[in-house]
RNA sequence: AGAAACGUUUAAGCGCCAGGGCCUUAUAUAAAAUAAGGUCGACGAGGAAGAGGGUUAUCGAACCAUUCGGCGGGUUCCUCUCGGUGGCUUGUCACCGUUACGCUUACAUAAAACCGGAAAGUAAUUUUCGGGACAAAGAGUGAGUGAACAAGACAA
Repeated sequence: AGAAACGUUUAAGCGCCAGGGCCUUAUAUAAAAUAAGGUCGACGAGGAAGAGGGUUAUCGAACCAUUCGGCGGGUUCCUCUCGGUGGCUUGUCACCGUUACGCUUACAUAAAACCGGAAAGUAAUUUUCGGGACAAAGAGUGAGUGAACAAGACAA
């Protein structure tokens, strides 16, 4: 120095790179090609009741671009349990998830990009500072509208 084992920390447009783009060096002096090394490989918003399962998991942005391609993971999703709503209780059913019923409608300071710098690197490129505009979905709030079946109880 490397490998293995153990322990700690670290995340969800999150992690990784062997296809590929680009850069450098060598063959070699030019192009193509080959080899080695390096570099890129998703811009934010949003998203977790528990257990199990499990992969092409929501929304838009972009000088339209490798944000291509591949692998792994993952809060979407499915089943069950528990919980909430459907005037009260129980059961079934439906819809939801602790801000807990559906639908319609109104309300909204994104980041990269772009411009100008600083630092590292031969370079591709990376980190960072200042200026700086433009979303959609979702959540939430307001308004409107729609919503069971069976039994029992209470009240009138």
Molecule: glmS glucosamine-6-phosphate activated ribozyme aptamer
Organism: Desulfosporosinus acidiphilus